[in-house]
Molecule: transfer RNA
Organism: Metabacillus sp.
RNA sequence: AUCCUGUAGUUCAAUAGGAUAGAGCACUAAAUUGCGGAUUUAGAGAUAGUGGUUCGAUUCCACUCAGGGUCA
Numbered sequence: 001a002u003c004c005u006g007u008a009g010u011u012c013a014a015u016a017g018g019a020u021a022g023a024g025c026a027c028u029a030a031a032u033u034g035c036g037g038a039u040u041u042a043g044a045g046a047u048a049g050u051g052g053u054u055c056g057a058u059u060c061c062a063c064u065c066a067g068g069g070u071c072a
Stems, first nucleotide, its partner, number of pairs: 001070006009025004018055001027043005048064005
C1' cells in the first nucleotide's frame, strides 16, 4: 500500500435492503429425584464504533478500532 474478517458467554445462520435478528452448547428458574446428573418446560442474553444513503440497513458507502493475509 492492498485484500479479508468482526452478530448472545461460545460455535454458527439471516437466500444480490423489507415487518419481531434465529439455532446448538452454555447460563437462570420451575417440574422430576432422597441429593445430584440426565430429561422436560419456560426465560434472559448479541449485529465492533461513529456518520452517511434510503420510506426502510446485520446487509450498501466513508472513516475509526481490533484480528488475519499478501506485496514492497